The RNA shown here (SAM riboswitch aptamer (S box leader)) has 91 nucleotides and comes from Ruminococcus flavefaciens.
């Protein structure tokens, strides 16, 4: 850069010890009944493999809330559709 997906799924564990939910802004929310991070466990989106409309879990990934919501445009405006940005896979 191209392309596909992003409302499914996944912890009463150990270490850790104050922040976290991508960045900015505005909201909202999680958190000493323990945040981030690491380990273990788990999940199964893509790749992969198989006894194949299902299973496995090797690679990547993921494991609060729709990508937590809004930001730009349109419409039939407490909503919906599209876009941007971002994340992940494959090339």
């Nucleotide at each position: 850069c191209u392309u596909a997906u992003c409302a499914a799924g996944a912890g009463u564990g150990g270490c850790g010890g104050a922040g976290g939910a991508a960045a900015c802004a505005g909201g909202u929310c999680c958190u000493a009944u323990g945040a981030a991070g690491c380990c273990c466990g788990g999940c199964a989106a893509c790749c992969u493999g198989a006894u194949a409309u299902u299973c496995a879990a090797g690679g990547u990934g993921c494991u609060a809330a729709a990508u937590c919501c809004u930001g730009c445009g349109g419409u039939a405006u407490g909503a919906c559709c599209g876009g941007a940005a971002g994340a992940u896979g494959a090339g």